[in-house]
RNA sequence: GCGUCCUUAGUUCAGCGGUAGAACACCACCUUGACACGGUGGGGGUCGCUGGUUCGAUUCCAGCAGGACGCACCA
Numbered sequence: 001g002c003g004u005c006c007u008u009a010g011u012u013c014a015g016c017g018g019u020a021g022a023a024c025a026c027c028a029c030c031u032u033g034a035c036a037c038g039g040u041g042g043g044g045g046u047c048g049c050u051g052g053u054u055c056g057a058u059u060c061c062a063g064c065a066g067g068a069c070g071c072a073c074c075a
Base pairs, nucleotide, nucleotide: 001071002070003069004068005067006066007065010024011023012022013021018055026042027041028040029039030038048064049063050062051061052060
């Protein structure tokens, strides 16, 4: 330098045009003499950034940024 893939909650990931979800974690309550386990409920997101397409974009397109892998180049 070229190519492919990834970027969504604190973490790991789903969702792939029509109101953003799960698990774990966190908070409250129930339970216990107390803790743990378990149960019920709750809070938490500018969906990497900037544009474009569309009635409507997390989703499609372009550019940029960060990351992973492969190939090439370089003595």
The RNA shown here (transfer RNA) has 75 nucleotides and comes from a Myxococcales bacterium. Taxonomically the source falls in Myxococcales (Bacteria, Pseudomonadati, Myxococcota, Myxococcia). Model confidence (mean pLDDT): 83 of 100. Its Rfam family is "tRNA".